[in-house]
Notes
Model confidence (mean pLDDT): 84 of 100. A computed fold for a 94-nucleotide RNA from an Acidimicrobiales bacterium, annotated as c-di-GMP-I riboswitch aptamer.
């Protein structure tokens, strides 16, 4: 450098659930708690998701206003525990 990865060693993170605090919202942040992870450490770059407004569509409330759901399209955003990809690292083997 490259591959690998056990019930080893020093330790680490922590899912849901609840609690407090923010955010419209996805969510965040802090305590509690472990369901799991050997990259579950970083990074939104590609894919998928999910949320806010804007707009188009179409269904239904007889129709227009409006209103509710379904999809669509910008545009802002969320998430690294969705999968890929980049970046870095701690033990052991080879």
């Nucleotide at each position: 450098u490259c591959u690998u990865g056990a019930c080893a060693a020093c330790g680490g993170c922590a899912a849901a659930c609840c609690c407090g605090c923010u955010g419209u919202g996805a969510g965040g942040c802090g305590g509690g708690g472990a369901c799991g992870c050997a990259a579950u450490g970083c990074c939104a770059c590609g894919g998928a998701g999910c949320c806010c407004a804007c707009c188009c569509g179409g269904u239904c409330g007889a129709c227009g206003g409006c209103g509710a759901c379904c999809g669509g399209c910008u545009g802002g955003g969320c998430g690294a525990g969705c999968c890929g990809g980049g970046c870095u690292a701690c033990c052991g083997g080879g």